[in-house]
The part of an RNA shown here (large-subunit ribosomal RNA, domain I) has 509 nucleotides and comes from a Betaproteobacteria bacterium. Model confidence (mean pLDDT): 82 of 100.
Context: one part of a larger RNA
RNA sequence: UGCAUGUGGUGGAUGCCUUGGCGAUUACAGGCGAUGAAGGACGUGGCAGCCUGCGAAAAGCUGCGGGGAGCUGGCAAACGAGCAUUGAUCCGCAGAUGUCCGAAUGGGGGAAACCCGGCCCGCAAGGGUCACCGCCGCCUGAAUAUAUAGGGCGGAAGGAGCUAACCCGGUGAACUGAAACAUCUCAGUAGCCGGAGGAACAGAAAUCAACCGAGAUUCCCAGAGUAGUGGCGAGCGAAAUGGGACGAGCCGUCGCGAUUUAGCAUGUGUUUCAGGGGAACGGUCUGGAAAGGCCGGCCGCAGUGGGUGAUAGCCCCGUACCUGAAGGGACGCAUGUGGAACCAGGCGCGAGAGAAGUAGGGCGGGACACGUGAAAUCCUGUCUGAAGAUGGGGGGACCAUCCUCCAAGGCUAAAUACUCGUAAUCGACCGAUAGUGAACCAGUACCGUGAGGGAAAGGCGAAAAGAACCCCGGGAGGGGAGUGAAAUAGAUCCUGAAACCGCAUGCAU
Numbered sequence: 001u002g003c004a005u006g007u008g009g010u011g012g013a014u015g016c017c018u019u020g021g022c023g024a025u026u027a028c029a030g031g032c033g034a035u036g037a038a039g040g041a042c043g044u045g046g047c048a049g050c051c052u053g054c055g056a057a058a059a060g061c062u063g064c065g066g067g068g069a070g071c072u073g074g075c076a077a078a079c080g081a082g083c084a085u086u087g088a089u090c091c092g093c094a095g096a097u098g099u100c101c102g103a104a105u106g107g108g109g110g111a112a113a114c115c116c117g118g119c120c121c122g123c124a125a126g127g128g129u130c131a132c133c134g135c136c137g138c139c140u141g142a143a144u145a146u147a148u149a150g151g152g153c154g155g156a157a158g159g160a161g162c163u164a165a166c167c168c169g170g171u172g173a174a175c176u177g178a179a180a181c182a183u184c185u186c187a188g189u190a191g192c193c194g195g196a197g198g199a200a201c202a203g204a205a206a207u208c209a210a211c212c213g214a215g216a217u218u219c220c221c222a223g224a225g226u227a228g229u230g231g232c233g234a235g236c237g238a239a240a241u242g243g244g245a246c247g248a249g250c251c252g253u254c255g256c257g258a259u260u261u262a263g264c265a266u267g268u269g270u271u272u273c274a275g276g277g278g279a280a281c282g283g284u285c286u287g288g289a290a291a292g293g294c295c296g297g298c299c300g301c302a303g304u305g306g307g308u309g310a311u312a313g314c315c316c317c318g319u320a321c322c323u324g325a326a327g328g329g330a331c332g333c334a335u336g337u338g339g340a341a342c343c344a345g346g347c348g349c350g351a352g353a354g355a356a357g358u359a360g361g362g363c364g365g366g367a368c369a370c371g372u373g374a375a376a377u378c379c380u381g382u383c384u385g386a387a388g389a390u391g392g393g394g395g396g397a398c399c400a401u402c403c404u405c406c407a408a409g410g411c412u413a414a415a416u417a418c419u420c421g422u423a424a425u426c427g428a429c430c431g432a433u434a435g436u437g438a439a440c441c442a443g444u445a446c447c448g449u450g451a452g453g454g455a456a457a458g459g460c461g462a463a464a465a466g467a468a469c470c471c472c473g474g475g476a477g478g479g480g481a482g483u484g485a486a487a488u489a490g491a492u493c494c495u496g497a498a499a500c501c502g503c504a505u506g507c508a509u
Stems, first nucleotide, its partner, number of pairs: 001508009015494001016459002020430002022427007029419002031162002039101003042055003046079001049075003061095006070083003106116001108115002117130005132159002135155006166197001167195005177184001181231001207214002218245005228236002249411003253351005263337011275323003281296005297314002299303001305317003360384008370396001391406005446453002466493001469480004
């Protein structure tokens, strides 16, 4: 030095575990905001670093309800000081307080959380108010007579900003595919902008159909990858019709008349936001420990699940089932009130309206499955431009016949889409290099001027019983002692693989 065996170190694989994820189902909810949001800064505890809570009334204050023995949130114990059957802590509902920044709005700036004012009240401390736009009312009031614009004052819970996806509109790519590429495709997608709702959009035929008829819209299945379209390439791609889900129809302008709903109040019902009750077991053996083995019982409208020193229907929390609200929310019903003043409608009568720079056309584009094509239909930048129900549109160039409908005004539930969130439940989903980036104080540490990028990191034990005391040592660390079932479970703590490094022994050189 090598090989072998044994025994250690190092290391953290594997096994087991799960507080966290992932994916679903059902129900609810689908908004918050000038009564100042979302998100933050700074404070706030007896001692207080971070998280959580809260706001100078600051881990909290008040009321009502629940609850019933301990409590003063977590990491995280100790100490101190207190509270509590005169009902605390805790849970639900309602209220009070709520610094500063932030739409941020008294003014201004700005490197957000800072600086500086006017007016009113007040001795002071302090309190209130003062942005912009829109709306309503009154006053005033030009060119310009009436007016209008403009100005002033007053009023009112109007707007703004945030928000996961879904929705509507505006604007609108490229990579890519076509085996290159230009029409085409990707795709009206992504992105950006605007707007809204719990859904949105659409919607009661100037629709289809085919000489038979149907009867608003939306969504699903088929029709069908069909008919078509297409450098007839790549590709794109209907409709009628049938079957289902759902089902609902209406309005307008003026006058008159009669009467309701809505609204408001009260009562009541259902439901939701705390809760309450809730059956039934003992002995013995092994063991550190019984829920395991053996023996003998019991309950079950409850043998889902979790915990307890190993595997528990009967030990604990629960579960089935029954039950519960002073107060708040949602939905419904009844009664009363109210008054056509506002909002939204119905009925009767009368009058009236029934849609013009529109339909259509030319040129240029766009949308329709349809790329200009024989190209109907729809939209319109531009130029034009009818008819008036004895009328007009459509039926895929166009014409006739025939059929069908009535544009140029408006509203409309359901069936449909989605899930930031709440509650409950489930999984031939993961189990710490997996599953969210994040099981752990993670969008953290760290990196970047910035936009942005973005980790690692779980496990002693049933219980800290976390090793008093002694010895060596400056300490670290170790040896005894003690705890424990176990300490090669000792805090770098379950199991503890391999690489790698020792020690002992044997053999070889």